Predicted 3D model of a 351-nucleotide part of an RNA (small-subunit ribosomal RNA, central domain) from an uncultured prokaryote. The coordinates come from a structure-prediction model, not an experiment, and the mean pLDDT is 85. The RNAcentral record of the full RNA draws on ENA.
Context: one part of a larger RNA
RNA sequence: CUGGGCUUAAAGGGUGCGUAGGCGGCCGGGCAAGUUGGGUGUGAAAUCCCUCGGCUCAACCGAGGAAUAGCGCCCAAAACUGCUCGGCUUGAGGAAGAUAGAGGUGAGCGGAACUAUGGGUGGAGCGGUGAAAUGCGUUGAUAUCCGUAGGAACACCGGUGGCGAAAGCGGCUCACUGGGUCUUCUCCUGACGCUGAGGCACGAAAGCUAGGGGAGCGAACGGGAUUAGAUACCCCGGUAGUCCUAGCUGUAAACGAUGAGCACUAGCUCGGGGGGACUCCCAUAUCCUCUCGGGCGAACAGAAAUAGUUAAGUGCUCCGCCUGGGGAGUAUGGUCGCAAGGCUGAAACUC
Numbered sequence: 001c002u003g004g005g006c007u008u009a010a011a012g013g014g015u016g017c018g019u020a021g022g023c024g025g026c027c028g029g030g031c032a033a034g035u036u037g038g039g040u041g042u043g044a045a046a047u048c049c050c051u052c053g054g055c056u057c058a059a060c061c062g063a064g065g066a067a068u069a070g071c072g073c074c075c076a077a078a079a080c081u082g083c084u085c086g087g088c089u090u091g092a093g094g095a096a097g098a099u100a101g102a103g104g105u106g107a108g109c110g111g112a113a114c115u116a117u118g119g120g121u122g123g124a125g126c127g128g129u130g131a132a133a134u135g136c137g138u139u140g141a142u143a144u145c146c147g148u149a150g151g152a153a154c155a156c157c158g159g160u161g162g163c164g165a166a167a168g169c170g171g172c173u174c175a176c177u178g179g180g181u182c183u184u185c186u187c188c189u190g191a192c193g194c195u196g197a198g199g200c201a202c203g204a205a206a207g208c209u210a211g212g213g214g215a216g217c218g219a220a221c222g223g224g225a226u227u228a229g230a231u232a233c234c235c236c237g238g239u240a241g242u243c244c245u246a247g248c249u250g251u252a253a254a255c256g257a258u259g260a261g262c263a264c265u266a267g268c269u270c271g272g273g274g275g276g277a278c279u280c281c282c283a284u285a286u287c288c289u290c291u292c293g294g295g296c297g298a299a300c301a302g303a304a305a306u307a308g309u310u311a312a313g314u315g316c317u318c319c320g321c322c323u324g325g326g327g328a329g330u331a332u333g334g335u336c337g338c339a340a341g342g343c344u345g346a347a348a349c350u351c
Base pairs, nucleotide, nucleotide: 003323004322005321006320007305008304012319014202015201016200017199021195022194023193025088026087027086028085029084030083031082033081034080035077036076037075038074039073040072041071042070049065050064051063052062053061054060091192092189093188094187095186096184097183103177104176105175106174107173108172109171110154114150115149116148117147118146119145120144121143125136126135162169163168207248208247209246210245211244212243216242217241221237222236223235224234259318260317261316262315263314264313267296268295269294270293271292272291273290274289275288276287277286301306324351325350326349333344334343335342336341
């Protein structure tokens, strides 16, 4: 470079926005860069191919012809690509009405539980386990009642449910943000689109810096057991942490192990949200339709498991990635970070 691939064999970037680039709807006019046709020049000789000839043949040699990708110039064509001009509405977007939702940020409020603490009752155990012990308790524990304080999480509803780009989001109320989706009917813009190397932003948990907070839980650590041992599993304690504010880190089995977009390709069924029809009206049921989330399944795909209109089917566009196992996500260099470390990322050697 080419090919074949990326659910599970190596391989989809954690996610979004977006620059360059790549690709791009319908109709008409123009140009002629790409494209196509013709002409011409060049494309050395030798070689290869064809014909003829010379060595007795051949190899070899000689002569003539043909061929040659490509490139320059000239002429022509205008279907496609491109450029340009004009138009269109189905792609995309906007306006208006309406809907559902743990979407996000901030503030306030609430009850249950828990722990601590003050007081009352009470009086010997409690706790814990497979069994125990450490531990707590006559300085009155456990239990029970009343009061106070504190921090964290929000039972039931709750769902095979909803929202969000992903990470993720769950008590109630208010404000902001819409952020976005969905849907209806008209109206508007008129290709404004898709993807997206770099870049920028977001990004669970743990971890780091500074200041607060600290009920419960609980790495480390101490003790009790178990055991041959037990640096564990079980038990009693318990510091960081878990929580808040401001910043850093930038990683996960960040998973649907399945990149994004568009189009097309049997059905059946369940659930969430909207619109419509039917009905005298309302509601329900039923039917139609749009959208989101599941199950089964034809064709087709697949090594199979399975997937199957939410594709892993059939096509197109763009990006990322893979190329035997180990060495190794290591060394080195670069770069980012306070650090931990992240990103980029080999080779020798070996099977």